[in-house]
RNA sequence: GCGGGAGUAGCUCAAUGGUAGAGCCUCGCCCUUCCAAGGCGACAACGCGGGUUCGAUCCCCGUCUCCCGCU
Numbered sequence: 001g002c003g004g005g006a007g008u009a010g011c012u013c014a015a016u017g018g019u020a021g022a023g024c025c026u027c028g029c030c031c032u033u034c035c036a037a038g039g040c041g042a043c044a045a046c047g048c049g050g051g052u053u054c055g056a057u058c059c060c061c062g063u064c065u066c067c068c069g070c071u
Base pairs, nucleotide, nucleotide: 001070002069003068004067005066006065007064010024011023012022013021018054026042027041028040029039030038047063048062049061050060051059
């Protein structure tokens, strides 16, 4: 330098154009004599910049970081 893959919550992962979800973690409440376990709830995210579209995590372009291969 070229090609491919990945980037979403604190962590691990979903979501193939129509209100971004789950598990774990954290916090609060319930339960318990207390703790653990369990139940309920809350907090919290689409790498960045543009484009297409009525509407973009999703499609297109560029760019950044990481991984793999080639040179």
Molecule: transfer RNA
Organism: Actinomycetota bacterium